[in-house]
RNA sequence: AGAGUUUGAUCCUGGCUCAGGACGAACGUUGGCGGCGUGCUUAACACAUGCAAGUCUGCGAGAAAGUUAUAGCAAUAUAGCGAGUAAAGCGGCGAAAGGGUGCGUAACGCGUAAGCAACUUGCCCAUAGGAUGGGGAUAACGUCGAGAAAUCGGCGCUAAUACCCAAUAAUGCAGCGGCAUCGCAUGGUGAUGUUGUUAAAGGUCGCUUCGGUGGCGCCUAUGGAUGGGCUUGCGUCUGAUUAGUUAGUUGGCGAGGUAACGGCUCACCAAGACGACGAUCAGUAGCUGGUCUGAGAGGAUGAUCAGCCACACUGGAACUGAGACACGGUCCAGACUCCUACGGGAGGCAGCAGUGAGGAAUAUUGGGCAAUGCCCGCAAGGGUGACCCAGCAACGCCGCGUGGAGGAUGACAGCCGUAAGGUUGUAAACUCCUGUUCGGGGGGACGAAUAACCGUCGUUUGCAAAGGCGACGGCUUGACGGUACCCUCAGAGAAAGCCCCGGCUAACUACGUGCCAGCAGCCGCGGUAAUACGUAGGGGGCAAACGUUGUCCGGAUUUACUGGGUGUAAAGGGCGCGCAGGCGGGUCGGUCAGUCAGAGGUGAAAGCCCACAGCUUAACUGUGGAACUGCCUUUGAUACUGCCGAUCUUGAGUGCGGGAGAGAGAAGCGGAAUUCCAGGUGUAGUGGUGAAAUACGUAGAUAUCUGGAAGAACACCGGUUGCGAAGGCGGCUUCUUGGACCGACACUGACGCUGAGGCGCGAAAGCGUGGGUAGCGAACAGGAUUAGAUACCCUGGUAGUCCACGCUGUAAACGAUGAAUGUUAGAUGUCGGGGGAUUUUUCCUUCGGCGUCAAAGUUAACGCAUUAAACAUUCCACCUGGGAAGUACGAUCGCAAGGUUGAAACUCAAAGGAAUUGACGGGGGCCCGCACAAGCAGUGGAGCAUGUGGUUUAAUUCGAUGCAACGCGAAGAACCUUACCUAGGCUUGAAAUGUGUUCGAUCGGUCGUGAAAGCGACCUUCCUUCGGGCGGACACACAGGUGCUGCAUGGCUGUCGUCAGCUCGUGCCGCGAGGUGUUGGGUUAAGUCCCGCAACGAGCGCAACCCCUACCAUUAGUUGCCACCGGGUAAUGCCGAGCACUCUAAUGGAACUGCCUACGCAAGUAGUGAGGAAGGUGGGGACGACGUCAAGUCCGCAUGGCCCUUACGCCUAGGGCUACACACGUGCUACAAUGGGCGCAACAAUGGGCAGCGAUACCGCGAGGUGGAGCGAAUCCCUAAAAAGCGUCCUCAGUUCGGAUUGGAGUCUGCAACUCGACUUCAUGAAGUUGGAAUUGCUAGUAAUCGCGUAUCAGCAUGACGCGGUGAAUACGUUCCCGGGCCUUGUACACACCGCCCGUCAAGCCAUGGAAGCCGGGGGUACCCAAAGAUAGCGACCCAACCUUCGGGAAGGAGCUAUUUAAGGUAAAACCGGUAACUGGGGCUAAGUCGUAACAAGGUAACC
Repeated sequence: AGAGUUUGAUCCUGGCUCAGGACGAACGUUGGCGGCGUGCUUAACACAUGCAAGUCUGCGAGAAAGUUAUAGCAAUAUAGCGAGUAAAGCGGCGAAAGGGUGCGUAACGCGUAAGCAACUUGCCCAUAGGAUGGGGAUAACGUCGAGAAAUCGGCGCUAAUACCCAAUAAUGCAGCGGCAUCGCAUGGUGAUGUUGUUAAAGGUCGCUUCGGUGGCGCCUAUGGAUGGGCUUGCGUCUGAUUAGUUAGUUGGCGAGGUAACGGCUCACCAAGACGACGAUCAGUAGCUGGUCUGAGAGGAUGAUCAGCCACACUGGAACUGAGACACGGUCCAGACUCCUACGGGAGGCAGCAGUGAGGAAUAUUGGGCAAUGCCCGCAAGGGUGACCCAGCAACGCCGCGUGGAGGAUGACAGCCGUAAGGUUGUAAACUCCUGUUCGGGGGGACGAAUAACCGUCGUUUGCAAAGGCGACGGCUUGACGGUACCCUCAGAGAAAGCCCCGGCUAACUACGUGCCAGCAGCCGCGGUAAUACGUAGGGGGCAAACGUUGUCCGGAUUUACUGGGUGUAAAGGGCGCGCAGGCGGGUCGGUCAGUCAGAGGUGAAAGCCCACAGCUUAACUGUGGAACUGCCUUUGAUACUGCCGAUCUUGAGUGCGGGAGAGAGAAGCGGAAUUCCAGGUGUAGUGGUGAAAUACGUAGAUAUCUGGAAGAACACCGGUUGCGAAGGCGGCUUCUUGGACCGACACUGACGCUGAGGCGCGAAAGCGUGGGUAGCGAACAGGAUUAGAUACCCUGGUAGUCCACGCUGUAAACGAUGAAUGUUAGAUGUCGGGGGAUUUUUCCUUCGGCGUCAAAGUUAACGCAUUAAACAUUCCACCUGGGAAGUACGAUCGCAAGGUUGAAACUCAAAGGAAUUGACGGGGGCCCGCACAAGCAGUGGAGCAUGUGGUUUAAUUCGAUGCAACGCGAAGAACCUUACCUAGGCUUGAAAUGUGUUCGAUCGGUCGUGAAAGCGACCUUCCUUCGGGCGGACACACAGGUGCUGCAUGGCUGUCGUCAGCUCGUGCCGCGAGGUGUUGGGUUAAGUCCCGCAACGAGCGCAACCCCUACCAUUAGUUGCCACCGGGUAAUGCCGAGCACUCUAAUGGAACUGCCUACGCAAGUAGUGAGGAAGGUGGGGACGACGUCAAGUCCGCAUGGCCCUUACGCCUAGGGCUACACACGUGCUACAAUGGGCGCAACAAUGGGCAGCGAUACCGCGAGGUGGAGCGAAUCCCUAAAAAGCGUCCUCAGUUCGGAUUGGAGUCUGCAACUCGACUUCAUGAAGUUGGAAUUGCUAGUAAUCGCGUAUCAGCAUGACGCGGUGAAUACGUUCCCGGGCCUUGUACACACCGCCCGUCAAGCCAUGGAAGCCGGGGGUACCCAAAGAUAGCGACCCAACCUUCGGGAAGGAGCUAUUUAAGGUAAAACCGGUAACUGGGGCUAAGUCGUAACAAGGUAACC
């Protein structure tokens, strides 16, 4: 510090997710030791039991156990000790601390800084002074009584440091008077005079020379210290779908009350007070130091420790006290629990343990007061679940260990493997060591001292004794704990797991599984070769832990102060005016609030940071420093901002003079057109459409003429012209009126900009009332279209459109661009003014508008660019992933429709912007192709052949399936082939390699059985160089598989397509995908070539090079040829000779738009051009770019993986692949006369031939047979070419066409023609008379037609591959169909239009709104009843202290009344939550239904 994820790829926007750190955690697996910490986050739920607050030299009374003594036989009695002890009581102090919890509280509660001239403070310290004299009670106790108990009552006794009275009294308090002084308004302080008023307690303490004295206590006053109270500034969560709140409310006067100010309370008076700087209401929450995170700013949090606050079962209340409205006190009410004799009582763990409950979850009913602290006490001491320790828990942090060194035949075993080996791995074994921790034994702390006591000494008070204070020495005290630590013994002995290994993210293989089981933080894995599931081996990470879950911060600049945005991604308000607010021109002066600087105070401690130190180290702890960014006070500075004052003119405005304009409102006027009405002329149609029909018309339409009526809108001018803030505004005239612009002077003097709320304007549609209605025209009706057509098209047509008045308040209200000001290159056009020049046509210049292009700059890009989306400033509005949703609820506006404001649950990992490359379009342009068109011949109909589907079957083996499967693999299934089926057999196997053992042959022969294969029996029988070879049997390695996967593969092939394309290097452009080049203008069959050009070159393709063919030449001349010469035959190159010609087969030549003309820059094109055998690639072939189709093939071959192994292998016989209702493809033969039959009789080429081709000859009607010359071939043979030609018959018929089918007889091949061959012959003689929709091939030696050959092959082509013979027609042309190429355009497609995608309905699940109602909650209001308490009044009843004249009084109390009020009750509203028959929409869910709305011109452009 970033990374993954939207896309085919890219950049951007934007969300989601991850890597880090943390935790009072929990869960899973695992677990050796120690140190230091931490441990109910949930039910402030309920609590059994024990403990957590007592103590004392004030007071009175006062045990027991036990023991000793005496008496007694003993029971027992008495006395002493125990002991003035225990326990209880009166009294004092404490109990308000400590400890717990976080309910409440949004508050002066907390934090921080101040204030109190408005207060208090027990114990403590200091100073000054004092403590005199009396009195009456009461508990305990005794006795009587009530009660179950708790407890209570009557009578009687008694004490005090309990209570009361009096005395004394000031520097106290209060009143009055003046004086001095201070301050901050009220006021404060000091001294002083006078009047009144206020106190006490002692002790059975120590010593004593009995006088006192010491210590502890008591009272008054002042001061201090500490603690507390009150007030104030600032800070302190969310919601406006909470906007108004408040009657003691705000203030005043007076009184009461309090420690003290104060509406704190009361009476009266006034009507205020708070609030958009967020009152009130609702929700949530203890606050802070700090903690976690973060670079910081921030964000989150408030366990442990520390400070403050609040609370103590719930609510209320006071009492006591220095302090409480009191956790372990009181009273009342309520709920709950317990006891009860039913009358009545008792209780409060949010103290420490502990229990139940809740929960994912949180410990022992432990030890000790030894230490630290607190309470009481003079002290000893007592108490202390505070605290110190121990126990439990890996809950956290920290430390240590589980061994170290050596050790390679790199052991065994595991895993992988190409079988070589690799790896686990120096790891182990083994050898030598060490001894932390654990275990045994032994020793053994610190924490403990300034307490007390004893001794000595010093000092102080005192006459002394004695005490206080100080120093030294001694003695005593440890829960932890026989713990830490140390020594020693033994022994590697007892001590490693967890997670992960597709990317992010370090780490890979095998097996199993087969969209199953499962994984998953995100993207995503799994459908038979899973590095992603499970297991194993190996590896990576961390380690006594490791993972998971949850939460917080971070990454997230994803709320942006630091530090974001708003043309198109989410986002500028529809527009203006304008209150508040924010911001604001130049100069001078003042002030010093903001701002800056210095100083002071504070910012508790702990924590964080730094340094040092103590535990062996660390965690932990101690000491010191720094820091605590803050607040307050004070002193200074004065540039900037603010404030005050003065002044200026440039911002803004006013006056004057001009011209422009569809700016607004009102009134009036005009012509063209349309429709209607009336009349004339006139006749059969009109109208409408893609085509039609509905409709109108013989009752006279349409058309045409004349006249009239009505309403609405204003052609041409008209223009990226003008005006307006926007919406918007268009005939002409008049009236009223707003704004802007230009010019030149004068005036005001910052008067400005923006603008939350507010107010106004605001298209169309719509609403209300009343008019109006020609045309147009939702709804509606009819006609068409269509599968349907509630649409598009047509004929009609109502609201509406128009006017007046009122409402609505929204639009893609758009420049998708808020307003204002300033600054920053230009060019050009135009509108409205001004100035200048000028030849009267232009030019120059200036101000204000409206446009276009473009530099810098900017932007994700597109683009914007002085009319900014540039650079700056000010103010406002708005945004924060998509959907749900602009929906619900609430509020508000509206007559309604609806508008404004505006969520959540749930759900997805994207949604989106711009640009790129493709693909596609019922987009465009250009071009090509037997693509169409023009032609010829067919297919589709018939019969047969052949292949396929289907069906059948024991099997009908398998594959190929749009073009690009279907006479395809198969260049040839009777057996074989053969892979299929049935049956019979074999098991190291039919063939291969190797090892071991054994035999001796092998070969050959005979026999049995059998369908054969095979299974048996018998006969015969080796070589050797002695190493062995060869063969059989047995055993073992292995063979074998046309078994599966062509979606694991190689190779080969098809196809687009012989289409003209596909790319690269360097450079340049772009952030990038990518572009350029390769586009453009021409041209070509061609990315062929030329020109141009930020490109220049190059590669694979095209073309050419290769082969065949067409012409010529040279060479060569047999088996070919025969012109000349010769010979010969019935005839023939038959022979000699020859190589001219043909031909053969090798080498060359020839054609290149080379020449001419025309056009053109060129490339090139054109010409019945010339010449030429051939002319513009001469014709044909081979040759197939980058790639596409997971195209085809595991059954050609090869091959990974899987599967079978007495069988899925191998052998044999027979069968099947040849089946047959049917459907399709490809062919053959035909339907006839351009023909068929018969006869005569011409002319080829390619090829093949020894297990072969096979001649002449003879036989057979023929297939063929007999026979065997010649030939391994330019020699011989296959070999007859056929169509054509000549002649003749047939004469338009199901025929002398056609030949299927069937019967008979044969031939040939072959072990074998039954299933199942071909051919011959005789006989038979089916369908078929040119073929529906549809569809195929072909552009010249082509189509059509005719025969010939070959491969395969024993035999078997109508197929395949070749060969030659005869030999056409047509092409105007590119509109259309199909396919393709290039450019461009749109795109929501990229599996790429066979794409994408919308809505209803149906099904399941989920959350949610409404709803008659029902249930619950907290808060407020009003009223009723009213406990305890307090206050006030009354107080006839009661009454110790004082007074008394003894009667009584004062004071007090019970009791009563009033006020207040908790709880309770009643009532009506509001708010929030839950639930609900039914109902509304929404979301999600591989393959449901109906259509096809959107994306292309999406087939009616889309959208608001």
Predicted 3D model of a 1504-nucleotide RNA (small-subunit ribosomal RNA) from an uncultured organism.